Predicted 3D model of a 1493-nucleotide RNA (small-subunit ribosomal RNA) from candidate division WOR-1 bacterium RIFOXYB2_FULL_45_9. The source organism's lineage runs through Bacteria, Bacillati and Candidatus Saganbacteria.
RNA sequence: UUAUUGAGAGUUUGAUCUUGGCUCAGGACGAACGCUGGCGGCGUGCCUAACACAUGCAAGUUGAGCGAGGUUUCGAACCGAGCAGCAAACGGGUGAGUAACACGUAAGCAACCUACCUUUAAGACUGGUACAACCUGGAGAAAUCUGGGCUAAUUCCAGAUGUGACCCCGGUCUCGAAUGGGACUGGGAUUAAAUCCCGCAAGGGGCUUAAAGAUGGGCUUGCGUCCUAUCAGCUAGUUGGCGGGGUAACGGCCCACCAAGGCUAUGACGGGUAGCUGGUCUGAGAGGACGAUCAGCCACAAGGGAACUGAGACACGGUCCCUACUCCUACGGGAGGCAGCAGUGAGGAAUUUUCCGCAAUGGGCGAAAGCCUGACGGAGCGACGCCGUGUGUGCGACGAAAUCCUUCGGGAUGUAAAGCACUGUCAGUGGGGAAGAUAUUGACGGUACCCACAGAGGAAGGCCCGGCUAACUACGUGCCAGCAGCCGCGGUAAUACGUAGGGGCCAAGCGUUGUCCGGAAUCAUUGGGCGUAAAGGGCGCGUAGGCGGUUUUGUAAGUCAGAUGUUAAAUCCACAGGCUCAACCUGUGUUCGCAUCUGAUACUGCAUUACUAGAGAAUGGUAGAGGAAAGCGGAACUUCCAGUGUAGCGGUGAAAUGCGUAGAUAUUGGAAGGAACACCAGUGGCGAAGGCGGCUUUCUGGACCAUUUCUGACGCUGAGGCGCGAAAGCUAGGGGAGCAAACGGGAUUAGAUACCCCGGUAGUCCUAGCCCUAAACGAUGUUCAUUAGGUGUUAAAGGUAUCGACCCCUUUAGUGCCGCAGCUAACGCGUUAAAUGAACCGCCUGGGGAUUACGACCGCAAGGUUAAAACUCAAAAGAAUUGACGGGGGCCCGCACAAGCGGUGGAGCAUGUGGUUUAAUUCGAUGCUACGCGAAAAACCUUACCUGGGCUUGACAUAUUGGUAGUAGUGAACCGAAAGGGGAACGAUCCCGAGCAAUCGGGAAGCCUUUACAGGUGCUGCAUGGCUGUCGUCAGUUCGUGUCGUGAGAUGUUUGGUUAAGUCCAACAACGAACGCAACCCCUAUUGCCAGUUGACAGCAUUAAGUUGGUCACUCUGGCGAAACUGCCUCGGAUGACGAGGAGGAAGGUGGGGAUGAGGUCAAGUCAUCAUGGCCCUUAUGCCCAGGGCUACACACGUGCUACAAUGCAACAUACAAAGGGAUGCAAUUCCGCGAGGAAGAGCCAAACUCAAAAAGUGUUGCUCAGUUCGGAUUGAAGGCUGCAAUUUGCCUUCAUGAAGCUGGAAUCGCUAGUAACUGCAGAUCAGCGUGCUGCGGUGAAUACGUUCUCGGGCCUUGUACACACCGCCCGUCACACCAUGGAAGUCAGAAACGCCUGAAGUGCCCUUCGGGGAGCUAAGGUGGUGCUGGUGACUGGGGUGAAGUCGUAACAAGGUAGCCGUACCGGAAGGUGUGGCUGGAUCACCUCCUUU
Repeated sequence: UUAUUGAGAGUUUGAUCUUGGCUCAGGACGAACGCUGGCGGCGUGCCUAACACAUGCAAGUUGAGCGAGGUUUCGAACCGAGCAGCAAACGGGUGAGUAACACGUAAGCAACCUACCUUUAAGACUGGUACAACCUGGAGAAAUCUGGGCUAAUUCCAGAUGUGACCCCGGUCUCGAAUGGGACUGGGAUUAAAUCCCGCAAGGGGCUUAAAGAUGGGCUUGCGUCCUAUCAGCUAGUUGGCGGGGUAACGGCCCACCAAGGCUAUGACGGGUAGCUGGUCUGAGAGGACGAUCAGCCACAAGGGAACUGAGACACGGUCCCUACUCCUACGGGAGGCAGCAGUGAGGAAUUUUCCGCAAUGGGCGAAAGCCUGACGGAGCGACGCCGUGUGUGCGACGAAAUCCUUCGGGAUGUAAAGCACUGUCAGUGGGGAAGAUAUUGACGGUACCCACAGAGGAAGGCCCGGCUAACUACGUGCCAGCAGCCGCGGUAAUACGUAGGGGCCAAGCGUUGUCCGGAAUCAUUGGGCGUAAAGGGCGCGUAGGCGGUUUUGUAAGUCAGAUGUUAAAUCCACAGGCUCAACCUGUGUUCGCAUCUGAUACUGCAUUACUAGAGAAUGGUAGAGGAAAGCGGAACUUCCAGUGUAGCGGUGAAAUGCGUAGAUAUUGGAAGGAACACCAGUGGCGAAGGCGGCUUUCUGGACCAUUUCUGACGCUGAGGCGCGAAAGCUAGGGGAGCAAACGGGAUUAGAUACCCCGGUAGUCCUAGCCCUAAACGAUGUUCAUUAGGUGUUAAAGGUAUCGACCCCUUUAGUGCCGCAGCUAACGCGUUAAAUGAACCGCCUGGGGAUUACGACCGCAAGGUUAAAACUCAAAAGAAUUGACGGGGGCCCGCACAAGCGGUGGAGCAUGUGGUUUAAUUCGAUGCUACGCGAAAAACCUUACCUGGGCUUGACAUAUUGGUAGUAGUGAACCGAAAGGGGAACGAUCCCGAGCAAUCGGGAAGCCUUUACAGGUGCUGCAUGGCUGUCGUCAGUUCGUGUCGUGAGAUGUUUGGUUAAGUCCAACAACGAACGCAACCCCUAUUGCCAGUUGACAGCAUUAAGUUGGUCACUCUGGCGAAACUGCCUCGGAUGACGAGGAGGAAGGUGGGGAUGAGGUCAAGUCAUCAUGGCCCUUAUGCCCAGGGCUACACACGUGCUACAAUGCAACAUACAAAGGGAUGCAAUUCCGCGAGGAAGAGCCAAACUCAAAAAGUGUUGCUCAGUUCGGAUUGAAGGCUGCAAUUUGCCUUCAUGAAGCUGGAAUCGCUAGUAACUGCAGAUCAGCGUGCUGCGGUGAAUACGUUCUCGGGCCUUGUACACACCGCCCGUCACACCAUGGAAGUCAGAAACGCCUGAAGUGCCCUUCGGGGAGCUAAGGUGGUGCUGGUGACUGGGGUGAAGUCGUAACAAGGUAGCCGUACCGGAAGGUGUGGCUGGAUCACCUCCUUU
């Protein structure tokens, strides 16, 4: 010396950045409400009805101005109506009005007043008349009024004096910018008083005049002081003058006359709102909001008007009048004014005692004592606010009880409590007891404060706990009840509702509501923006205004510095001090601004002097669809005429309407008409924009280049204003070929008021006049300057070069592209800026409502310009990202299509499902990815379903209470369908201890009983685990580091090849890696070695027989190996990856199969495999049993079998497998039976025995095209087998019966090689039972040009208004409900003005007989019409919001006719069409330009 000083968050999206609104956290309050409430101090308390007020009080005082009357202690003295004086104009209240010199601030009055107070000077002389009181009479209900009579004074009047004052006529000096002021002086006129009161006196108080001061006022002026232009013109006393009147004073303040002025875009006039200020709250500040308490000013006093008195009022507690209201009344008349203090009613969410006192401070009167004082000082009520303080302190458990939670172990409340030991602040009781007053006087108040006493006793709540935002669990509830400031919670596991426990934050308070500031840079001066987010005017000319090049001099308005005055006090701030602290109080200091004076002169301004770089002019050239007018031209088109010529033409996706035998179309010739000008033609040119295109002429505007010369800042921008302004449209008159809204017809379609087709009128064209809007766009205002380049192109000049034209270089002026820095949210812009600066204008401030309503202006109309609000939402929007999608594009793959083979769909049957039925037909699975699926076996069982009969600690588990030798166990008769009941009879075991033993005691097991519990195929697969399906055996899915991007993200993973493959190669800001692919595994194809029994057998022996010896060479079996790797060759390819062909090889290019299923998707499937949270049942939803059902049957669908026959069927004969199974089993063989099968039964726990016959095939014969010698359903009879049981409801056999069916509509399925097709065999389950399922072999094809199309998938790219991701989103009418709003015949009310009528009180003027009267002004009242504002209004217009309504499908992808803008017509609706424009259109091709080589 300064004063301290700035935080953000949530919410648009799948995610991101930006824009942008909404919301929150802070502070404050004259507050209110909810719950709660110990004490004290200091403050504060009708914000609403300027609504109405009962009652009391709030202004009196003076006997020292006066006279009655009364009292008396008879002395004084006291009370005291009335006259008189002063005060009552202060103090106190309120904020209705007022947008104004009302207020604030700074000045002025040479245009003024001021009682009481102070100072100075001079005075107060002589007379007089009344009126109250009082006495008396009268009127009245009262208020009150009135006649007559008496009287005093500091009442009043007349005269005198005149220091002075004022006026008139003069003189001298002086001051001022001016009107004019001041001092001195001569003369004239006018003008005072109470000499009263007290006192013995001294003295004191008063009176008159003048001057000065002080105080208080009056008037004038500069500046400041809210919103609205949807208020643009206002004004007749209006503006000024002359002369009067009036005032304290200037003034149209008022009047007469004269002039025609005055204000206004720097916002007049009008409308709305409002007392202003010091200050208060907030804010970093700048600001913003407010104007309670305190203080200054103003205004008002029931609503209006008016004056009187007075120094001062047009007077809150005075007067008069009008109005409204209230009260009294004897109905004739009267009274009143709480916005003073208390208080009452009313209104309202809401605001106190009808208290004490004049002790203090202050005021009035008085000489004083004193009186008065709801001012004031205090107390009371209210947590209304701020401040202080208490509700106890210490010790006290591995931690009581209780409660809550729990993983049942424990944890939390919690040292908290209890208990022990203390303390006494506050409150309480008792005692003492102030200051506030120097002295008399204390309402507060026995108050503050001090002392003593007793006892932890009397003293804690409110809100919150999803995020923002500190603080979590349980139960209840189940989109209900409810919460919510925003986002949002709640549909059965809610940290979000309610309750509880626990926790957090504040605390005698805590929350809520309301309002203001802040955050909000969200009106941006500090401190924002306008290409695409809201926002550049369609374009120019130009007025006011704003801004303005270089230079000289002056000035000093702005600017800067110093000084002076002021900036009231209080407040704020700093420093001190006083109440125990603090709040609170006191002192000192500081102070924006304004005014005056002095100085400085860089910059700006003003005046002035020059200049030429801005601007303009002259001269010489150049290019051009620049504009206006007139004339001319050819091609095409249509119509008409004529010729040739004949049946079609035309049109479409395909058609039809239409035209044509009355001669079209086609073709030739001729004529007429109107409109537009191919090629040239070009991101070429010109113009301010709109816009401008054949040729020629005339008139005319602008631009560029070059050269010197001239003027000398003449410039830039531009609110209003003026002009121009595509298309459509309008008016009048022409014109009308083609095209073509509307309209007609034909198609398409579910419809088609459309798209397509055939016609066709306005219009399109011209002249004249309107309209004035477009995606009028570069979505980018105009002007100037600065800041890398490269490359095209147009116009020109110069240079170089050349004979010349080109070419090349440089410089201007345009016009394109690319691009550095920089900017940008990004996209992008980038010397033609969206970069960096300057000047001016226009515009924006969430979405919708709304390119709207009303009003105004313009227009013939259509309509244009300007332009809100209510209400509603928490978003709307931009750019970019990742996906998904597209009736977008490119590339690629797949039995996806195509090429083929065989089926399904038709028949009968089997089987599953739906549906229906039923007591039950248990449950689940439902597009692909349910439907011969769970179920690899429903007669009972299974079984979960139904009916009926039973059981209740249970069929099963663990623990536990008590009992138990005639106990456990076995269990006859009897009832019963069984389960179950019943109980004769028989009848135990083990361990330990004691005991000689008998036996006793205890225990185990079992049984009965008790309590916990068991049990549940009950619910939720949308609470879950696990498992599974599907895309898909598709080639994808990711990570680390780095790099790029503000970021989401990108890169890698893209690109060029290649592959079955993100397989590999090459390139590349990427380099690596992981899960997938491939390989590794299994089977199979070839072979070597080893091993040979149960297998095999060439050679040897043997037999009926590999039967046996023998051998293991072969086959085979099963272990270990080998082999295939593009290894080799040729060609292609980049000397690559790889591809094509070939050789060899059993096999050749992943050899063929299988297993293997990335990250994810479908809230996919499964709570009924299992497990499991929660919920539910507990003499039943559990358990047992019998019977039934799951097997039903008008029907529909899926999957299959068998067929329809001759490539067949039947009969007979005959050949060749593989892989499996077998002890409650497979069973040879023999016998019996037509057969299924039966009886006996060798062998085999299996390379041994057995099931076991393989079948299609082959051979021979029959059948001869027929509902059959095809086909076998159905039905009858008789049997067999399994099994307690074959009726519902098994399989098989024999005989008989012999249905449909003659190759299957639309549609649809499988399959690319040992595959399809055909053909049998075996197994699992299983007592028995399959056409199903799983596996096995046998015979064994056809076709693939190819990728246009269908389906699915992968990669890249593009568009997107989608992200629940196209099964998306979304538009409009209509219907219903609610909400606000516009119009509207009218109707009601209000405010203000105007005209007319009437006109109180009052006032000055005139008259007056002094009693009064008259005309004028005027409040109130009446009346009339107009305008304005507001309410209401049948009906009506659009708008908004609503549950899953109706009709369509307009938009988003090329959205299926690209969309949109303006305009016109039309249509249920979105909308359609015409015309002109835009790209904010996808795709393909071409042109031009650019980039790279």